Large-subunit ribosomal RNA, domain II from Sediminitomix flava, 684 nucleotides, folded computationally. It matches the Rfam family "Bacterial large subunit ribosomal RNA".
Context: one part of a larger RNA
RNA sequence: GCCUACGAGUUACUCUUCACUGGCAAGGUUAAGAAUUUAAGGUUCGGAGCCGUAGCGAAAGCGAGUCUGAAUAGGGCGUGAUAGUCAGUGGAGGUAGACGCGAAACCAAGUGAUCUACCCUUGGGCAGGUUGAAGUUCUGGUAACACAGGAUGGAGGACCGAACCAGUUGACGUUGAAAAGUCUUUGGAUGACCUGAGGGUAGGGGUGAAAGGCCAAUCAAACUUGGAAAUAGCUCGUACUCCCCGAAAUGCUUUUAGGAGCAGCGUGGAGGUUUAGUUUAACGGAGGUAGAGCUACCGAUUGGAUGCGGGGGAGUCAAAUCCUACCAAAUCCAGACGAACUCCGAAUGCCGUUAAAUAUACUCUGCAGUGAGGGUGUGGGUGCUAAGGUCCACAUCCGAAAGGGAAAGAACCCGGACCAUCGGCUAAGGUCCCCAAAUCUAUGUUAAGUUGAACAAAGGUAGUCCAAUCGCGGAGACAGCCAGGAUGUUAGCUUGGAAGCAGCUAUUCAUUUAAAGAGUGCGUAACAGCUCACUGGUCGAGUGAUAGGGCAUCGAUAAUAAUCGGGCAUCAAACAUAGUACCGAAGCCGUGGAUUAAUGUAAAUUAGUGGUAGGGGAGCAUUCCAGCGACGGUGAAGCAGCAUGGUGAUGUGCUGUGGAGUUUCUGGAAAAGCAAAUGUAGGC
Numbered sequence: 001g002c003c004u005a006c007g008a009g010u011u012a013c014u015c016u017u018c019a020c021u022g023g024c025a026a027g028g029u030u031a032a033g034a035a036u037u038u039a040a041g042g043u044u045c046g047g048a049g050c051c052g053u054a055g056c057g058a059a060a061g062c063g064a065g066u067c068u069g070a071a072u073a074g075g076g077c078g079u080g081a082u083a084g085u086c087a088g089u090g091g092a093g094g095u096a097g098a099c100g101c102g103a104a105a106c107c108a109a110g111u112g113a114u115c116u117a118c119c120c121u122u123g124g125g126c127a128g129g130u131u132g133a134a135g136u137u138c139u140g141g142u143a144a145c146a147c148a149g150g151a152u153g154g155a156g157g158a159c160c161g162a163a164c165c166a167g168u169u170g171a172c173g174u175u176g177a178a179a180a181g182u183c184u185u186u187g188g189a190u191g192a193c194c195u196g197a198g199g200g201u202a203g204g205g206g207u208g209a210a211a212g213g214c215c216a217a218u219c220a221a222a223c224u225u226g227g228a229a230a231u232a233g234c235u236c237g238u239a240c241u242c243c244c245c246g247a248a249a250u251g252c253u254u255u256u257a258g259g260a261g262c263a264g265c266g267u268g269g270a271g272g273u274u275u276a277g278u279u280u281a282a283c284g285g286a287g288g289u290a291g292a293g294c295u296a297c298c299g300a301u302u303g304g305a306u307g308c309g310g311g312g313g314a315g316u317c318a319a320a321u322c323c324u325a326c327c328a329a330a331u332c333c334a335g336a337c338g339a340a341c342u343c344c345g346a347a348u349g350c351c352g353u354u355a356a357a358u359a360u361a362c363u364c365u366g367c368a369g370u371g372a373g374g375g376u377g378u379g380g381g382u383g384c385u386a387a388g389g390u391c392c393a394c395a396u397c398c399g400a401a402a403g404g405g406a407a408a409g410a411a412c413c414c415g416g417a418c419c420a421u422c423g424g425c426u427a428a429g430g431u432c433c434c435c436a437a438a439u440c441u442a443u444g445u446u447a448a449g450u451u452g453a454a455c456a457a458a459g460g461u462a463g464u465c466c467a468a469u470c471g472c473g474g475a476g477a478c479a480g481c482c483a484g485g486a487u488g489u490u491a492g493c494u495u496g497g498a499a500g501c502a503g504c505u506a507u508u509c510a511u512u513u514a515a516a517g518a519g520u521g522c523g524u525a526a527c528a529g530c531u532c533a534c535u536g537g538u539c540g541a542g543u544g545a546u547a548g549g550g551c552a553u554c555g556a557u558a559a560u561a562a563u564c565g566g567g568c569a570u571c572a573a574a575c576a577u578a579g580u581a582c583c584g585a586a587g588c589c590g591u592g593g594a595u596u597a598a599u600g601u602a603a604a605u606u607a608g609u610g611g612u613a614g615g616g617g618a619g620c621a622u623u624c625c626a627g628c629g630a631c632g633g634u635g636a637a638g639c640a641g642c643a644u645g646g647u648g649a650u651g652u653g654c655u656g657u658g659g660a661g662u663u664u665c666u667g668g669a670a671a672a673g674c675a676a677a678u679g680u681a682g683g684c
Stems, first nucleotide, its partner, number of pairs: 001684006011096003015093010027051003033045005055062002065077004099237002102234001106227006117201009126191001128160003131156001135152006164188003170183003203219001205215003240619006250263005264370002266367006276360001277358009291344001292342002298338002302334004309327002311324004373398010403414003418593004423589003429583003432567003438580001440579006451569002459554002463551004468546005480538005486511003491505003517532001521530002594609006620673001622670006629663003638657008
């Protein structure tokens, strides 16, 4: 892991409540017990008691009233129009283990120191080698001591190192040889040493050279049994079918936040009404949002005009007074801002009236679930006008929704699946191939593979197309080529120099001209030189400037090999505009069938039939019991295969196997249905 068996809403109650069924009814009913009779059981007594028929008050109590009160007032709760009660069945609640399994723990009584910690008693063990303390003695030495040396001696939690004890390093081992080892290496090895035997200390207790260590492979409180099915607002699991409806993830409160109570939203039943619900239209309302505006307030605010006041300066001190490239109130002109500004002011929404359409809405009652929501769009707060962020509002979808499209995708687009169908039409989206359908029609654009359905900006750019405006142009433009481009004059000033070209000044003038600046740039120390403006010639038709639009271009950078989903595509299979045809879904239509609701005598018609939590309805199967029956050695149950009926749970038949019981129907009663619980047991 698979198979088989087992495995979870049960049972009890003089409990509470509701629905249905039945009995009796202003009443209903017996309990214990007794009698009788039986297979289970039944029948007859038994009225104690309980519920109802009257309430109000804390109560005494009074009573269709009563309590409060001084009250005959007012007010509260009652009366009226009557329905109860007993039993059964079912839904839910309560009390019990109460759907099943599951703690960590708590308490009580016991059992443990044969492991290990410490202690007590009594025994045992430590090869060999090294060092050489005190003391003693001899000699020297001293006044005597001291002191020095030789010998002797044999101390030490002394040294080296086996046994023994320990367990430092590394490797191996890690379903081991071993639930802690092996090998290597290492520490102690006469001591606070090691060890045998016997004994002591016991669970909030022991023991501990102290690690929360150890107390029998168990220790921040051992083990065994019991209280005990502890408790678990938590996790997991919770078993056959079909049909109808179908949520919530919100508000308030909560030692409350992953739980609850009440309300909201679902479902079943009942009910009645001035149609109360919903939608649309018209009409009538309230309002201060979007927007807009502000010489309409409040606040903030830019420029200008004017300039109260101030600063600075002058005024011989002080002052008057004067001045000002300063600041600046108030006012005026122009501009412009505001969630907590408003002279204004929508749309939508909301309230009301009327009308039409539709079929809800509401009340009572049984039973719930939900109270972690999420995405998208829009209006906002918060945040960085960040987030697949967070908090509200409105809408929608996912949640609880399958199908088609978006390559692939919970919520984006289209569209809501009762079943069948080798019929048809469409939506979104598509029509070269993968891949169903146009290599469709018309006109343009793009050359970048731009692009070809999710990324890119500021900015740069004689890419190219379009439509404009303003110039020049057969009296010859623009570009190129040929030629000229002069004189007063080296203008004046400045300067070492300044001659068109360092700088300054200038009604920058005048002359000759086809034209030529007191000079556009390069250049020189200054000149020179080159060039431009400007003019003629040549050439022969367009040429220049400006702003705008379309498509391209650069900007352009990510980690395994790239890519539009891929192949691939260039008057397109890209982009733009217009058009026709086709494809395309569980949408719609056709045909047949099932089922729910309403209407209907019926036939039938109309409208439905996605669905999690959840509510309701109808059934299938299993075991046992009762009753009437039926089948069976001419072959029961069980098992296997085939066929067949039913929407389904499942039923039936035949054949084989098997070898003795089985069961329709009508009812009743349940140890009544398994895929999951790291489920339990067995097998493989």